[in-house]
Transfer RNA from Bacillariaceae sp., 71 nucleotides, folded computationally. Its Rfam family is "tRNA". It is annotated as a transfer RNA. Model confidence (mean pLDDT): 80 of 100. The RNAcentral record of the sequence draws on ENA.

This record gives sequence, structure tokens and C1' cells, in this order.
RNA sequence: GCGCUUGUAGUUUAGUGGUAAAAUAUCUGCCUUCCAAGCAGAUGCCUCGGGUUCGAUUCCCGGCGAGCGCA
Repeated sequence: GCGCUUGUAGUUUAGUGGUAAAAUAUCUGCCUUCCAAGCAGAUGCCUCGGGUUCGAUUCCCGGCGAGCGCA
């Protein structure tokens, strides 16, 4: 330099056109003599820009980041 894959919560992963889910973590309450465990609740997310569409996390293009291959 060229090509391919990939980007979702602090972390690990679902979801693939119709207003995003679970686990874990954090916080609060209950329980307990206290801690842990358990139960209930709360907080928090689609890498960025453009296009298509009534509607985009999803499809297309580009940028950026990560990984792999060729030279």
C1' cells in the first nucleotide's frame, strides 16, 4: 500500500427495518447481631458523519478505532 472481518451499558454477550434485552458491576431498601449470600427496586448503552426509507442499532457509502491476511 491492497483486501477481509468487526464496533451495542463499566465488563461479557443477545437483538438485524417498527422506539434495545440478559448476566455481571454500581447505588438504595428488605433480611441478618455484623459480613457474605438471597429478595425487591433504581441508574446507565447502539463509535462518528452522510445517504436510502414513513421509520435505521439493523441496509448502503465514507471517516475513526480494533483484529486478520497478502505484498